This is a predicted structure of a 348-nucleotide part of an RNA (small-subunit ribosomal RNA, central domain) from uncultured Caldithrix sp. The coordinates come from a structure-prediction model, not an experiment, and the mean pLDDT is 89. It matches the Rfam family "Bacterial small subunit ribosomal RNA". Rfam links the family to the GO terms ribosome and structural constituent of ribosome.
[in-house]
Context: one part of a larger RNA
RNA sequence: CUGGGCGUAAAGGGUGUGUAGGCGGGCAGAUAAGUCAGACGUGAAAAUCCAAAGCUUAACUUUGGACCCGCGUUUGAAACUAUCUGUCUUGAGUACGGGAGAGGAAAGUGGAAUUCCUGGUGUAGCGGUGAAAUGCGUAGAUAUCAGGAGGAACACCGGUGGCGAAGGCGGCUUUCUAGACCGAUACUGACGCCGAGACACGAAGGCUAGGGGAGCAAACAGGAUUAGAUACCCUGGUAGUCCUAGCGGUAAACGUUGGGCACUAGGUGUUGUCCCUUAACCGGGGCAGUGCCGCAGCUAACGCAUUAAGUGCCCCGCCUGGGGAGUACGACCGCAAGGUUGAAACUC
Repeated sequence: CUGGGCGUAAAGGGUGUGUAGGCGGGCAGAUAAGUCAGACGUGAAAAUCCAAAGCUUAACUUUGGACCCGCGUUUGAAACUAUCUGUCUUGAGUACGGGAGAGGAAAGUGGAAUUCCUGGUGUAGCGGUGAAAUGCGUAGAUAUCAGGAGGAACACCGGUGGCGAAGGCGGCUUUCUAGACCGAUACUGACGCCGAGACACGAAGGCUAGGGGAGCAAACAGGAUUAGAUACCCUGGUAGUCCUAGCGGUAAACGUUGGGCACUAGGUGUUGUCCCUUAACCGGGGCAGUGCCGCAGCUAACGCAUUAAGUGCCCCGCCUGGGGAGUACGACCGCAAGGUUGAAACUC
């Protein structure tokens, strides 16, 4: 390499849209590029294989045949692939009706709580811990009542509940906006699936500029603990956390399980919706999600099991012993931090 693999052993790209490209539904007809068959030409010799012959044999040599798996020309075949034409509706989509949802963006708004400020009451403690101390407090704290300011987050509802491609999304109201699902018809007529590059999105932390700053809190300071304690605990506390505009592009970005289609026992919850039944509840059934259990089958086992890790097809990504190393070098990207791509020597 042929292969064999990718839940946990190495291995699914963080996610989507989509270019090239690969693959692609039913029927009829045409063509004959692929495909198949025949014929002809060519496919040097040597070598190789087979049969024979010649050196006493062998090696060796000679002769004949095969082989040369190929290419070209030509005559046919038309099932399959392909191309073209026509057609179909089941794949896909559009229109219509219906409800569900923390899907996204912007504006507005509400209450609880923390902190701070002002005032009242009130007096010696408060706070914190395993125990303490640092700290706060007679310049009146803690506690409590009233008023005010400001920022951030939204208790209960709340649920292996919902929505989103993923990241993620949770007070309430309004506006704008995306997708999915169910139902019944009508329409388009294969318009499909995947998708190298590309483009877009992408938690937290980080960066740039301007705001904001209640609480929390890297760094830092102090107090403890300890042999030490650059920690765990405590008192403080700055970036940051928040907003606007950009950059960055990584995560245990995880279901550690790429996407699509089809098929393969069941049982039981739950969300949305439809149908049957009922006065209503209950009950039965369909579709789409989301959980648990479980057969066949699969698996090294654990386990998976119609939401497959089962059985198949199509497409993409990735793996190939450990360390060196996600490092060096180069290239590209970035303001930087760094990211992406990604070795070798050596060693076991």